Predicted 3D model of a 327-nucleotide part of an RNA (large-subunit ribosomal RNA, domain IV) from a Tepidanaerobacteraceae bacterium. Its Rfam family is "Bacterial large subunit ribosomal RNA".
Context: one part of a larger RNA
C1' cells in the first nucleotide's frame, strides 16, 4: 500500500451521472390507518405502544388479574420489511439474448379483419402417407391489436385483395389460303409443271391473365398552399384562388416525438439544462402502424421528501490476510 471485517467528534448526500455501496428498517401482540379504486383493494399504508423474570389469586390449561425484582439495553445472542408523495411506459402473473442488455421488447387474457363446408382451409413429404383431428365454423389456420373505460374520424386515386364480364390484347393447339424443293410429263430452248413425298405457312378459331368495370381501409398506405378581411394594436369567427383521392376529426402536445430550446408562464430549491402543472409557435402527435385516460402491480424509468448513515468535509483507528524492506 490493498483486499475483507468493524468502530468513529461535530456535520448529514455537501459525494456523484445516479444516495453506487453502507447504516437505518425488521419478530409476535395490541391501538391505529389517507388519497384514490375496477369495491376486490390500496394496507404489515402511515404512525403509535406492550415484550424479561419471581409470588399470589382464578382456570383442566392456554391464559388473564393483581404484587415485587434486576439490568444501559427483556424479540437482551443469530435469523427476519426502510418509508412517503409525484410523473412515464407497460394493465397483470409469465417469457427472454445459456457466459456484458431482464426492459418500455416478447407473451397475454380481450377486440377485430381473413381463409376454411370435411377427403376442409393450411403444413410436412417425390408419392404412399401424415399433423390440422379421432375435431367439423361456440372449430381450426394466417396477420393485426393488447385488461378495463370512453371511442375509433376522412380519403378506394396508387398497391394489394375480392367481384365482374361487354370490348381490346392473348400462348399453346385446330385450320390450312398461299409459297418453295423435288420430279413423271411437255418445250429445240428458256420454262411450265400433275400426283406424291418434305420445307413453310395467311386468313380464321382458340382460356386464364393484362387492359376495363366495380368494391373493399381493425388492407399496404395517405390526411395541403397562398393572399384578404373585425371602431387602438394583434388575431382572424369570415372571404378569395390554386391544387388533391381525401386534406388530420375526438383527444393529447417541447411529449420515450420539440430542431431553434436551458422555449413563455407557475410550482418546488437560497440557488433547478432533470421534475410538476399549463401554454400550443406540433422543424416532424393523432386514433387496433390504436388515440386518451386508468386503481392494482414492476429487481422498470425519472424527479422529491423523511428515516439513517465514513458517499462526503477528511480523515483516523483496530482486528485478519496480502504485498514491501531487512534478516
Nucleotide at each position: 500500500u490493498c483486499a475483507c471485517g468493524g468502530u468513529u467528534a461535530a456535520g448529514g448526500a455537501a459525494c456523484u451521472a445516479g444516495g453506487c455501496a453502507a447504516a437505518a428498517u425488521a419478530g409476535u401482540c395490541c391501538u391505529g390507518u389517507a388519497a384514490c379504486u375496477u369495491c376486490g383493494g390500496g394496507a404489515g399504508a402511515a404512525a403509535g405502544g406492550a415484550c424479561g423474570c419471581c409470588c399470589g389469586c382464578a382456570g383442566c390449561a392456554a391464559u388473564g388479574c393483581g404484587g415485587g425484582c434486576c439490568g444501559c439495553a427483556g424479540a437482551g445472542a443469530a435469523u427476519a420489511g426502510a418509508u412517503u408523495c409525484u410523473g412515464g411506459c407497460g394493465a397483470c402473473u409469465g417469457u427472454u439474448u445459456a457466459a456484458c442488455a431482464a426492459a418500455a421488447a416478447c407473451a397475454c387474457a380481450u377486440g377485430g379483419c381473413u381463409a376454411u363446408g370435411c377427403g376442409a382451409a393450411u403444413u410436412c413429404g417425390a408419392a404412399a402417407g401424415a399433423a390440422g383431428c379421432u375435431g367439423u365454423a361456440u372449430a381450426u389456420g394466417g396477420c393485426c391489436u393488447g385488461a378495463c373505460a370512453c371511442c375509433u374520424g376522412c380519403c378506394c386515386g396508387g398497391u394489394g385483395c375480392u367481384g365482374g364480364a361487354a370490348g381490346g390484347u392473348u400462348a399453346a393447339g385446330a385450320g390450312g389460303a398461299g409459297a418453295u424443293g423435288u420430279c413423271a410429263u411437255c418445250g429445240c430452248a428458256a420454262g411450265a409443271g400433275a400426283a406424291g413425298c418434305a420445307u413453310u405457312g395467311a386468313a380464321u378459331u382458340g382460356a386464364a391473365g393484362c387492359c376495363c368495370c366495380a368494391g373493399u381501409a381493425a388492407a399496404c398506405g395517405g390526411c395541403g398552399g397562398c393572399c384578404g378581411u373585425a371602431a387602438c394594436u394583434a388575431u382572424a369567427a369570415c372571404g378569395g384562388u390554386c391544387c388533391u383521392a381525401a386534406g388530420g376529426u375526438a383527444g393529447c402536445g417541447a411529449a420515450a416525438u420539440u430542431c431553434c430550446u436551458u422555449g413563455u408562464c407557475g410550482g418546488g430549491u437560497a440557488a433547478g439544462u432533470u421534475c410538476c402543472g399549463a401554454c400550443c409557435u406540433g422543424c416532424a402527435c393523432g386514433a387496433a402502424u390504436g388515440g386518451u385516460g386508468u386503481a392494482a402491480c414492476g429487481a422498470u424509468c425519472a424527479g422529491a421528501a423523511u428515516a439513517c448513515u465514513g458517499u462526503c468535509u477528511c480523515g483516523a483507528c483496530c482486528g485478519u490476510g496480502a504485498g514491501c524492506u531487512c534478516g

The prediction has a mean pLDDT of 88. Lineage of the source: Bacteria > Bacillati > Bacillota > Clostridia > Tepidanaerobacteraceae.